[in-house]
Context: one part of a larger RNA
RNA sequence: UGUUGAGUGUCUGAGGGGAAGGAGCAGUGAGUACGAGAGGAACGCUGCUUCGUGGCCACUGGUUAACCAGUUGUCUGACAAGGCAUCGCUGGGUAGCUACGCCAUAGCUUAUAAGAGCUGAAAGCAUCUAAGCUCGAAGAAGCCCCUAAAAAUAGACACUCAUUCCUGAACCGCCACGCGUAAAACCGUGGUUGCUAGGGACGAGAGCUCCGGUAAAAGACCGGUUUGAUAGGUUAGAGGUGUAAGCUUCAAGCUUCGGCGAGAAGUUAAGCCCACUAAUACUAAUCG
Numbered sequence: 001u002g003u004u005g006a007g008u009g010u011c012u013g014a015g016g017g018g019a020a021g022g023a024g025c026a027g028u029g030a031g032u033a034c035g036a037g038a039g040g041a042a043c044g045c046u047g048c049u050u051c052g053u054g055g056c057c058a059c060u061g062g063u064u065a066a067c068c069a070g071u072u073g074u075c076u077g078a079c080a081a082g083g084c085a086u087c088g089c090u091g092g093g094u095a096g097c098u099a100c101g102c103c104a105u106a107g108c109u110u111a112u113a114a115g116a117g118c119u120g121a122a123a124g125c126a127u128c129u130a131a132g133c134u135c136g137a138a139g140a141a142g143c144c145c146c147u148a149a150a151a152a153u154a155g156a157c158a159c160u161c162a163u164u165c166c167u168g169a170a171c172c173g174c175c176a177c178g179c180g181u182a183a184a185a186c187c188g189u190g191g192u193u194g195c196u197a198g199g200g201a202c203g204a205g206a207g208c209u210c211c212g213g214u215a216a217a218a219g220a221c222c223g224g225u226u227u228g229a230u231a232g233g234u235u236a237g238a239g240g241u242g243u244a245a246g247c248u249u250c251a252a253g254c255u256u257c258g259g260c261g262a263g264a265a266g267u268u269a270a271g272c273c274c275a276c277u278a279a280u281a282c283u284a285a286u287c288g
Stems, first nucleotide, its partner, number of pairs: 005161007015147004021051008034039001052105005060099004067092005072085005107143004115135004164201004172194001173192006208288001210224004230284003233280005239273003246267005253260002
């Protein structure tokens, strides 16, 4: 763009795609069938492992240049708080992402091929075939998962809005008159409540702008837009780190005897931080 008014939602399913898995071990079958014995199966059923495939992050672990703490050198006059040094180094570490973690990963049915048969004539017999019937493959079709009205035979259902109004040249149509005719037609003039191309208004809905993320290279997709918890902020919770600064007390040691003072305890499960959760319209989604 099309699908013959526009749109929203729910479907159908022609068609397309799918490791829709591979292997091994153990138990049972069974010390059975078989075999003189010695030995010794299989069909089937159950469980597990491994490889592969798909998905997930409650647990376990990894990462975590968000974050917290310790500490070295140096700089900001000192404290505090910080800059730089591979994130300076070290110890931890939520969310997210992940594997080393967790979950799933049956087989069955139908119609058949080659083939195996039943009944059975033509042809008193026989014969799987001529009529009829039963089986039979890792192959075909389906059951399962994903996708799929652009499937031009372009689908179905439900709902909302519209299918309205204004303007409108020419042609056409209609009416009247004139000419003309046996009556008409053609032709000319005027009018017109008709029709139509085009234009405009209204309009459901969609899009843009705006706030975002279950989405994301750009588009797209999903959610929200004051009738609001969409994002940020704030508060609370969960969580990380591990007890802040200041003050008080104690104190190894040093001392020029005036003091200085690592460190420890209390205040303090503190302080700082927060990608998660909830509440709250404070800010921005106003307006257009």

Predicted 3D model of a 288-nucleotide part of an RNA (large-subunit ribosomal RNA, domain VI) from an archaeon.
Its Rfam family is "Bacterial large subunit ribosomal RNA". Rfam links the family to the GO terms ribosome and structural constituent of ribosome.
Its mean pLDDT, the model's own confidence on a scale to 100, is 81.
RNAcentral holds the full RNA, with entries from ENA.